About this RNA:
The part of an RNA shown here (small-subunit ribosomal RNA, 5' domain) has 525 nucleotides and comes from a Methylococcaceae bacterium.
[in-house]
Context: one part of a larger RNA
RNA sequence: GAUUGAACGCUGGCGGUAUGCUUAACACAUGCAAGUCGAACGGUAACAUGGGUGCUUGCACCCGAUGACGAGUGGCGGACGGGUGAGUAACGCGUAGGAAUCUGCCUAGUAGUGGGGGACAACUCGGGGAAACCCGAGCUAAUACCGCAUAAGCUCUACGGAGGAAAACGGGGGAUCUUUUGACCUCGUGCUAUCAGAUGAGCCUGCGUUAGAUUAGCUUGUUGGUGAGGUAAAGGCUCACCAAGGCGACGAUCUAUAGCUGGUCUGAGAGGACGAUCAGCCACACUGGGACUGAGACACGGCCCAGACUCCUACGGGAGGCAGCAGUGGGGAAUAUUGGACAAUGGGCGCAAGCCUGAUCCAGCAAUACCGCGUGUGUGAAGAAGGCCCGAGGGUUGUAAAGCACUUUCAAUUGGGAGGAAUACCUUAGAGUUAAUACCUCUAAGAUUGACAUUACCUUUAGAAGAAGCACCGGCUAACUCCGUGCCAGCAGCCGCGGUAAUACGGAGGGUGCAAGCGUUAAUC
Numbered sequence: 001g002a003u004u005g006a007a008c009g010c011u012g013g014c015g016g017u018a019u020g021c022u023u024a025a026c027a028c029a030u031g032c033a034a035g036u037c038g039a040a041c042g043g044u045a046a047c048a049u050g051g052g053u054g055c056u057u058g059c060a061c062c063c064g065a066u067g068a069c070g071a072g073u074g075g076c077g078g079a080c081g082g083g084u085g086a087g088u089a090a091c092g093c094g095u096a097g098g099a100a101u102c103u104g105c106c107u108a109g110u111a112g113u114g115g116g117g118g119a120c121a122a123c124u125c126g127g128g129g130a131a132a133c134c135c136g137a138g139c140u141a142a143u144a145c146c147g148c149a150u151a152a153g154c155u156c157u158a159c160g161g162a163g164g165a166a167a168a169c170g171g172g173g174g175a176u177c178u179u180u181u182g183a184c185c186u187c188g189u190g191c192u193a194u195c196a197g198a199u200g201a202g203c204c205u206g207c208g209u210u211a212g213a214u215u216a217g218c219u220u221g222u223u224g225g226u227g228a229g230g231u232a233a234a235g236g237c238u239c240a241c242c243a244a245g246g247c248g249a250c251g252a253u254c255u256a257u258a259g260c261u262g263g264u265c266u267g268a269g270a271g272g273a274c275g276a277u278c279a280g281c282c283a284c285a286c287u288g289g290g291a292c293u294g295a296g297a298c299a300c301g302g303c304c305c306a307g308a309c310u311c312c313u314a315c316g317g318g319a320g321g322c323a324g325c326a327g328u329g330g331g332g333a334a335u336a337u338u339g340g341a342c343a344a345u346g347g348g349c350g351c352a353a354g355c356c357u358g359a360u361c362c363a364g365c366a367a368u369a370c371c372g373c374g375u376g377u378g379u380g381a382a383g384a385a386g387g388c389c390c391g392a393g394g395g396u397u398g399u400a401a402a403g404c405a406c407u408u409u410c411a412a413u414u415g416g417g418a419g420g421a422a423u424a425c426c427u428u429a430g431a432g433u434u435a436a437u438a439c440c441u442c443u444a445a446g447a448u449u450g451a452c453a454u455u456a457c458c459u460u461u462a463g464a465a466g467a468a469g470c471a472c473c474g475g476c477u478a479a480c481u482c483c484g485u486g487c488c489a490g491c492a493g494c495c496g497c498g499g500u501a502a503u504a505c506g507g508a509g510g511g512u513g514c515a516a517g518c519g520u521u522a523a524u525c
Stems, first nucleotide, its partner, number of pairs: 001525004006521005013373006019366002021331001026329003030326003035076003040073002043069002047067003050063005083284003092209007101201002106197002109194005114148001116146002123138006154163003168189006176183002210256003217247003222244008259281004263274004286307005309320004337363001339362003345359001346357004376406004386397004410466001412461001415458002420452001426446007469514005474495003480509005490497002
């Protein structure tokens, strides 16, 4: 000199853009953060509509009939998104390769979607418990579950053969049959098997990746082989047997420290230091262990066991996990609101309408950082008054003020007002499909949708009106005099000042530097 996720002191007008627990991976009150689908299903607890009954004419009861929908079965999603950096010196990460693998949703192709069965919730009844919840009996549906049939391709094979699947739901309809419904036709969405792609993931290897030798030896599933098991998959991954190997001064082992990278800061560069925000990867979710489900987890807001802690209890037994967003206590020099909205972007579910979304977009707080703007402009010598200094003549503050003439950025006030909005749904028209002018799909036009928001921006009105401090002035280092003090009080980054004329302490006047900041401290180059 540059820099910072900074803190402290004094001071503080506005806006934009960023950033904001670096410490206790300490403990957490409260609310919210993952649901959705009735176009899979049996149904009807609540609300609304419609209908019916009673009749005190505005109340009660009934009907799942309709919109919908609590609880339940079932499907998909809770493995993403969000947080943190404790652990980890490792194929963890970075980079370059590899072969023995899996992949829900999505895309393209091929072949199917026939015919049956028995349950379990919900519900009803009974029982236990303080509660959490649990037990027994009975009834029932399905895209839940299980056989049978079939098998192009698939799996196994001794090449003879053997094995293995599925689920329906919704819209519309002229004839024919039929029971209001359906068969049937048609359209759409699903389902099963298989192949390929895409995406995502698992595994292996070369090289690189902090310090210590005041850590020199380490290792028995250890190193390799055969066989078997296991896995989606290679492999001591596991096991039986056999051999005695494997690593190490090119630093094994041990100890300490640490998430890694793109990058950030500094520097002419080489390098050095760091790894906040943003992005990629990894690890973790009170501590330790374990598996279940699933395409995917050994799963932050799932389950089981053990432990510590907190809470409830009728003492028998139960409940919990903010390193999600806010917020509280604590620690600390120190770090924000128990805010708004799904309008946009994105995600989950759904045919859709839509619902959910503390992701996200916004707002609030903080000069924490960077950038921009303002606090007036011109004129004005009687060089006013006052202050300070003085050699008492004057000098300086100083064109500074006042006065005169103007301007109105920003803030205040009045009115207007883009863009972030593209869709989806709806209406109308056309095309495709079809037996069909239905339905459905596509295209075009119209209409509709804004948290921010009293938006940005423009404009009206008034008036210089509302807006300057901080540090320093001995040398380094830009900037000097007076008074007070008297080795005292004090200053200080280094040299050093102060013991009666202190440009170095304290105050004043003046000056210098930076400026909504200025200085100090800490840290890095």

The prediction has a mean pLDDT of 87. It was read from a public genome assembly.